[in-house]
Context: one part of a larger RNA
């Protein structure tokens, strides 16, 4: 030195990417008391305070016994007040047994998950919506018999998206998909034969084939977005100045609507301005200049909830200032 334990003066996160680790509460015992905020259930054991042994009385619930209600007795036990007294540093005297609080992002919650580096904001969820299915149902498995679906029948099954709830969910159907369409165009096989060839004396065999008929699908008219998707650019205008509600053009299927915004999304960027600190590239609250938020690949809030993520803070502490003792195990010498 290493590994595991225990102790430390003063300070007390100075430590470090980060309070990792330790270390600190001690109650799910009694009383008292409990904020915001909420779906009114929570949040809650909020937080926070105080008690807690033993010994001798007395009172009073229960209980027990006697007796007609009423009362009287207590012989054991429990509960509950109260008076006095004793002992220690300490009386839930030991061991088990929660550290709190405040702001904020994600994900509504129990849950699931990479057996063996990720448990999480990923998956799943209940809810919501869209499609497809009339039962020999659609899917799905299988070469097929078959079989699942379902011994079920649209309040049922089967697929996509989304994800509790609360407020909503703007615009575009030009590409592409999907759905519909008794017209029309194009189109294979096939039907069809107008003419032509070849061969012969001829009869015939023979091979080529025009018009016109013929299906889905293309074309072609519409419909569809909680379908794949998309949701502008220039120049000029107000009596300080800035700034443009205003006009103008040019472009497009349409020009981002409500929300929210340097965000889990902001390149410049430690953007500015509050607040927090003695100091704050991280934090919270504004602002919009959104490099490149946006509304069911959803928007915006949101109590519970969490081995989540970030920021404060109170107790506490060898994490540190700064190291020191000491126990076991190796390490190290001797056999």
């Nucleotide at each position: 030195c290493u590994a595991u334990g225990c102790u430390u003066a003063a300070g007390g996160a100075a430590c470090u990417c980060g309070g990792c680790a330790a270390a600190a509460c001690a109650g799910c015992a009694g009383g008292c008391g409990u904020a915001a905020c909420u779906u009114c259930g929570g949040g809650a054991u909020a937080a926070g305070c105080c008690u807690u042994g033993c010994c001798u009385g007395c009172c009073u619930c229960u209980c027990u016994u006697g007796u007609u209600u009423a009362c009287a007795a207590g012989u054991a036990g429990g509960g509950g007040g109260u008076a006095g007294g004793c002992c220690g540093c300490a009386g839930c005297g030991a061991a088990u047994g929660a550290g709190c609080u405040c702001a904020u992002g994600c994900a509504a919650c129990u849950g699931u998950u990479u057996a063996u580096c990720a448990a999480a904001a990923a998956c799943a969820c209940a809810g919501g919506u869209c499609c497809g299915u009339g039962c020999u149902a659609a899917g799905u498995c299988g070469u097929a018999a078959g079989a699942c679906g379902a011994u079920g029948u649209a309040u049922a099954c089967g697929g996509g998206c989304u994800g509790a709830c609360u407020c909503c969910u703007g615009c575009c159907c030009a590409g592409u998909g999907c759905c519909a369409g008794a017209a029309g165009g194009u189109u294979a096989c096939g039907u069809g034969g107008a003419g032509a060839g070849g061969u012969u004396c001829a009869c015939g065999c023979u091979u080529c084939g025009a018009a016109a008929c013929u299906a889905a699908g293309c074309c072609c008219u519409g419909g569809u977005g909680a379908a794949c998707g998309g949701c502008g650019g220039c120049c000029g205008u107000a009596a300080c100045u800035a700034u443009a509600a205003c006009g103008g053009u040019c472009c497009u299927a349409a020009g981002g609507u409500a929300g929210c915004g340097a965000a889990a999304u902001u390149c410049c960027u430690u953007g500015u301005c509050u607040g927090g600190u003695a100091a704050g590239u991280u934090c919270a609250g504004a602002c919009c200049c959104g490099c490149a938020c946006g509304a069911a690949u959803g928007g915006a809030g949101u109590a519970a909830u969490g081995a989540u993520g970030u920021g404060a803070g109170c107790a506490c502490u060898g994490u540190c200032u700064c190291a020191a003792g000491c126990a076991u195990a190796g390490a190290c010498c001797c056999g």